[in-house]
RNAcentral holds the full RNA, with entries from ENA. This is a predicted structure of a 275-nucleotide part of an RNA (large-subunit ribosomal RNA, domain VI) from a Dehalococcoidales bacterium. Rfam family: Bacterial large subunit ribosomal RNA. Gene Ontology terms of the family: ribosome and structural constituent of ribosome. Its mean pLDDT, the model's own confidence on a scale to 100, is 86.
Context: one part of a larger RNA
RNA sequence: CGUCUGGAGAUUUGAGGGGAGCUCUUUUUAGUACGAGAGGACCAAGAGGGGUAGACCAAUGGUGUGCCAGUUGUCUCGCCCGAGGCAUUGCUGGGUAGCUAUGUCUAUUCUGGAUAAGCGCUGAAAGCAUCUAAGUGCGAAACCAACCCCAAGAUUAGAUCUCCCAUCCCUCGCCGCAAGGUGAGGGAGUAAGACCGCAAGUAGACUACUUGCUUGAUAGGCAGCAUGUGUAAGCGCAGUAAUGCGUUCAGCUAAGCUGUACUAAUGGUCGAGGG
Numbered sequence: 001c002g003u004c005u006g007g008a009g010a011u012u013u014g015a016g017g018g019g020a021g022c023u024c025u026u027u028u029u030a031g032u033a034c035g036a037g038a039g040g041a042c043c044a045a046g047a048g049g050g051g052u053a054g055a056c057c058a059a060u061g062g063u064g065u066g067c068c069a070g071u072u073g074u075c076u077c078g079c080c081c082g083a084g085g086c087a088u089u090g091c092u093g094g095g096u097a098g099c100u101a102u103g104u105c106u107a108u109u110c111u112g113g114a115u116a117a118g119c120g121c122u123g124a125a126a127g128c129a130u131c132u133a134a135g136u137g138c139g140a141a142a143c144c145a146a147c148c149c150c151a152a153g154a155u156u157a158g159a160u161c162u163c164c165c166a167u168c169c170c171u172c173g174c175c176g177c178a179a180g181g182u183g184a185g186g187g188a189g190u191a192a193g194a195c196c197g198c199a200a201g202u203a204g205a206c207u208a209c210u211u212g213c214u215u216g217a218u219a220g221g222c223a224g225c226a227u228g229u230g231u232a233a234g235c236g237c238a239g240u241a242a243u244g245c246g247u248u249c250a251g252c253u254a255a256g257c258u259g260u261a262c263u264a265a266u267g268g269u270c271g272a273g274g275g
Stems, first nucleotide, its partner, number of pairs: 001153001006164007016150004022050007034039001051108006060101004067094005072087006111145003118138004165274001167188009193270004197213005218264003221260005228252002234247005
């Protein structure tokens, strides 16, 4: 821009396109059919793996450089105490959210159609025979569907539901004495709604997408909780001291949950008048 006639918001149909399509072991049937024996099935019904693909983080683990603790050397805060900086995050032990696999879940299936090689039925040419010439039936991981995904720019531009309404001004034409009516074109302010902007994340390279914008829990802060770490500092007591014990399952606690307008979400621009 179009979707031939208004402007919007949702939900869809599916022309067409893409993806997937794998394989093994084992149980029953059955030590049956078959076979002198050795051996050993078709068909059918289950079970469990491998590979591949997708999704996810409840559990198992990993990571987790602005979480907690321990600790070495050194420097600084005047000293002690207590802290902070640097040394790969100094090193070490744990670890929230998120992200993850080696973890969990799911799929790789049932079935139908038309067929290939092949197997047939009926059957002439050619009194026989012949699956083929007329006619007709089976038959494969391949093909077309079925399963999953995209999809109406599918210009053949589809469908359904819902919302907004018939405002005002100017120019030209026609009717009319005029008031005015009517048709075409242009413009203005709006409706439903949309966009810009702003606060953000379940989204993300950008864009897009999603949530919110005071009629508000969108982010930050604050409060409570959860989680993690593991019993803070100060003071007291015991000990010559290192240190231990009590106050104290304390203190601190990221990205988590709930609540709370304290801070920041100010505002602006477009957008129909039809058939």